Description
Large-subunit ribosomal RNA, domain III from a Betaproteobacteria bacterium, 385 nucleotides, folded computationally. NCBI's taxonomy places the organism under Bacteria, Pseudomonadati, Pseudomonadota, Betaproteobacteria. The prediction has a mean pLDDT of 83. It matches the Rfam family "Bacterial large subunit ribosomal RNA". Gene Ontology terms of the family: structural constituent of ribosome and ribosome. The full RNA is in RNAcentral, with records from ENA.
Context: one part of a larger RNA
RNA sequence: GAGUAGCGAUAAAACGGGUGAAAGUCCCGUUCGCCGGAAGCCCAAGGUUUCCUGCGCAACGUUCAUCGGCGCAGGGUGAGUCGGCCCCUAAGGUGAGGCAGAGAUGCGUAGCUGAUGGGAAACAGGUCAAUAUUCCUGUACCGCUCUUCAAUGCGAUGGGGGGACGGAGAAAGGUAGGCCAGCCGGGUGUUGGAUGUCCCGGUUUAAGCGUGUAGGCGUGCCCCUUAGGCAAAUCCGGGGGGCUAAGCUGAGGCGUGAUGACGAGGUCCCAUGUGGACCGAAGUGGUUGAUCCUAAGCUUCCAAGAAAAGCCUCUAAGCUUCAGUUGAAGAGUGACCGUACCGCAAACCGACACAGGUGGGCAGGGUGAGAAUCCUAAGGCGCUU
Numbered sequence: 001g002a003g004u005a006g007c008g009a010u011a012a013a014a015c016g017g018g019u020g021a022a023a024g025u026c027c028c029g030u031u032c033g034c035c036g037g038a039a040g041c042c043c044a045a046g047g048u049u050u051c052c053u054g055c056g057c058a059a060c061g062u063u064c065a066u067c068g069g070c071g072c073a074g075g076g077u078g079a080g081u082c083g084g085c086c087c088c089u090a091a092g093g094u095g096a097g098g099c100a101g102a103g104a105u106g107c108g109u110a111g112c113u114g115a116u117g118g119g120a121a122a123c124a125g126g127u128c129a130a131u132a133u134u135c136c137u138g139u140a141c142c143g144c145u146c147u148u149c150a151a152u153g154c155g156a157u158g159g160g161g162g163g164a165c166g167g168a169g170a171a172a173g174g175u176a177g178g179c180c181a182g183c184c185g186g187g188u189g190u191u192g193g194a195u196g197u198c199c200c201g202g203u204u205u206a207a208g209c210g211u212g213u214a215g216g217c218g219u220g221c222c223c224c225u226u227a228g229g230c231a232a233a234u235c236c237g238g239g240g241g242g243c244u245a246a247g248c249u250g251a252g253g254c255g256u257g258a259u260g261a262c263g264a265g266g267u268c269c270c271a272u273g274u275g276g277a278c279c280g281a282a283g284u285g286g287u288u289g290a291u292c293c294u295a296a297g298c299u300u301c302c303a304a305g306a307a308a309a310g311c312c313u314c315u316a317a318g319c320u321u322c323a324g325u326u327g328a329a330g331a332g333u334g335a336c337c338g339u340a341c342c343g344c345a346a347a348c349c350g351a352c353a354c355a356g357g358u359g360g361g362c363a364g365g366g367u368g369a370g371a372a373u374c375c376u377a378a379g380g381c382g383c384u385u
Stems, first nucleotide, its partner, number of pairs: 013031006032382004040362004046342002050340001051075006060068002080141002082338003086119003092113003098107003122139005142334011153319002158314004166301004172294003177288005182203006188196001204261002208256004215249003220243007228236002262283001265279005270273001302305001348357002364376003
């Protein structure tokens, strides 16, 4: 220079009370304002204790600070079913043999590895200051091992099936959700009206199990035969004959789960905290209606749209009073890792508490073609002078 520029979105504050040495800024309350396809909620990545509580205010916070994502201390993350690990494979990586090269090394078959994909099983309510599909309550489900009983051709790294898949479009049946009525509880007043066609609030309930519907696919069984499926096959495929419309799949609904839970509100208690205990009404119908489900469906098009395992089946070697397999019942068992918190952001990437950037899911009401717009609910904020 200069007590100058600036104090980081013009969404906005006002008052009362509390705490305190001190309050525009912290806490509580009453109004006001802003977002509401977000400035709300839930995940992934990333961060790594920032979470909760107590005590602090030097520094950090563009001001203040009694406050804080700050300092100090203590506490907090509970799983057979969520995700990983595990089984399986894709691109890619690696690579026994192999090929190339003077070599280093490069390429590459089988194999191994490798999720962003495939593969068993859980829901509702309650609860802590801080976790919950993990704890508790209630009701379930799956795999494996063993035992008992009964039945019995079992057996794979091999064969077959299946898993198993594109784009676009249309219609239907449903559900979530919404709205209205009814029902239940409460109110009826300071001014004109008002016991009513008034006002306020509530009207919620899962997985599982049983039933097997709208719809979709569609012949199935038996006999004979068979140069195919690298061997075999009773399996798959091909051929012939006979008898037959079987069977598979499938939302939702209804019943049960539930004589439970939840529930507006009420009573009581310590007497003030976002407290605790107890009781607990109604809990029906109509209408609208999804981008969700049936549906990996259907129709259509050409550019013709992963693989492997789990699973089912077939036999080979082999075993064949054993073992093994199947069914029922019972008993046991289910390890390890993640789980706090932020997560369109003051906690991630941007040197900052930075108007930038950051993948997925949810999607109330009024207006409307709409996820636009404007207003608003739940919820969250008023952007640290």